Overview
This is a predicted structure of a 358-nucleotide part of an RNA (large-subunit ribosomal RNA, domain IV) from Streptomonospora arabica. RNAcentral holds the full RNA, with entries from ENA. Model confidence (mean pLDDT): 87 of 100.
Context: one part of a larger RNA
RNA sequence: CCGUGGUUAAGGAACUCGGCAAAUUGUCCCCGUAACUUUGGGAGAAGGGGAGCCCUGUCUGGUGAUCAGGUUUUCCCUGUGAGCUGGGUGGGGUCGCAGAUAGCAGGGGGAAGCGACUGUUUAUUAAAAACACAGGUCCGUGCGAAGUCGUAAGACGCUGUAUACGGACUGACGCCUGCCCGGUGCUGGAACGUUAAGAGGACUGGUUAGCGCCUUUUGGUGUGAGGCUGGGAAUCUAAGCGCCAGUAAACGGCGGUGGUAACUAUAACCAUCCUAAGGUAGCGAAAUUCCUUGUCGGGUAAGUUCCGACCUGCACGAAUGGCGUAACGACUUCCCCGCUGUCUCAACCGCGGGCCCG
Numbered sequence: 001c002c003g004u005g006g007u008u009a010a011g012g013a014a015c016u017c018g019g020c021a022a023a024u025u026g027u028c029c030c031c032g033u034a035a036c037u038u039u040g041g042g043a044g045a046a047g048g049g050g051a052g053c054c055c056u057g058u059c060u061g062g063u064g065a066u067c068a069g070g071u072u073u074u075c076c077c078u079g080u081g082a083g084c085u086g087g088g089u090g091g092g093g094u095c096g097c098a099g100a101u102a103g104c105a106g107g108g109g110g111a112a113g114c115g116a117c118u119g120u121u122u123a124u125u126a127a128a129a130a131c132a133c134a135g136g137u138c139c140g141u142g143c144g145a146a147g148u149c150g151u152a153a154g155a156c157g158c159u160g161u162a163u164a165c166g167g168a169c170u171g172a173c174g175c176c177u178g179c180c181c182g183g184u185g186c187u188g189g190a191a192c193g194u195u196a197a198g199a200g201g202a203c204u205g206g207u208u209a210g211c212g213c214c215u216u217u218u219g220g221u222g223u224g225a226g227g228c229u230g231g232g233a234a235u236c237u238a239a240g241c242g243c244c245a246g247u248a249a250a251c252g253g254c255g256g257u258g259g260u261a262a263c264u265a266u267a268a269c270c271a272u273c274c275u276a277a278g279g280u281a282g283c284g285a286a287a288u289u290c291c292u293u294g295u296c297g298g299g300u301a302a303g304u305u306c307c308g309a310c311c312u313g314c315a316c317g318a319a320u321g322g323c324g325u326a327a328c329g330a331c332u333u334c335c336c337c338g339c340u341g342u343c344u345c346a347a348c349c350g351c352g353g354g355c356c357c358g
Base pairs, nucleotide, nucleotide: 001353002352003351004350005349006348007347008346010344011343014342019339027051028050029049030048031047036041038172052094053093054092055091056090057089058088059087060086061085062084063083067079068078069077070076095099107337108336109335110334111333112332113331114329115328119131120130135170136169137168138167139166140165141164147156148155149154173324174323175322176321178254179253180252183251184250185247186246187245188244189243192242193241194240198236199235203231204230205229206228207227208226210223211222212221213220214219255273256272257271258270259269282316283313294310295309296308297307298306
């Protein structure tokens, strides 16, 4: 010096991002126990008292000697209750610093956020407010179900049958869940428009037997039946798309400007533009607020955090759920009591190791 234990005057969180670590508490019995609450809880709330050993009184259990009485006399019944033994409750005494004597063995309270809860998770830096959850809603599925795996056969779903099964979102419970279907999606509709392969084949190209003209043969040029072959219009024709509706616990969205009241300020009110519709209830500087340490109140001597309000919501808002909520949490934040070497400020005593000297 490192690691790991122990003790400490006075103070007691002044330490620190933060009481991290340590200390306090700890068992049993008795008394006592708040707000709140889903009446279960909260609760071991909190906060108090007692606890060893000896003597003795008393109450109450177990066992049941002895004696007496009865009797249907190898026996049994009733009463008595010694001794031994267990528990409760008084009185007196006694030792120690200390009697749950060691070890094992909750610190507590108040307020707020988030998540209802018990659970689950990143084996090896994250245990959480993340996931799950019971409950809620929507969508699909009538059974050879939908869905999933597989080329298929086949299998799961299910030896189930809509109180079932699959998918999506939300997430106990309480009070609720507003407006918009213009866009996207989904569902329904089938009149009209558009639309593929295919059918169709008007029309048309190529080739050529033959024929005409020119030519001395060779050849040149024109026309061209039938066959073969190439192109190809009208017309017929599905879903889809266009089109018409519905649907937001489907994806999503939920305005601006100007003026106005007899102090001022503000604007219930008016006007105007735009939109599919312009954010309702509730909440709000919030796990969301940039400006911002907003302003006011509380707590402190002093508070960028915290709690209660205000509302100017940069940029909350209703199952991407809104707002509450008892209980719960190795969650996050703030405060208080107790407690302490965390600190003021360090000291000493052990154990193990390192290092130095011999």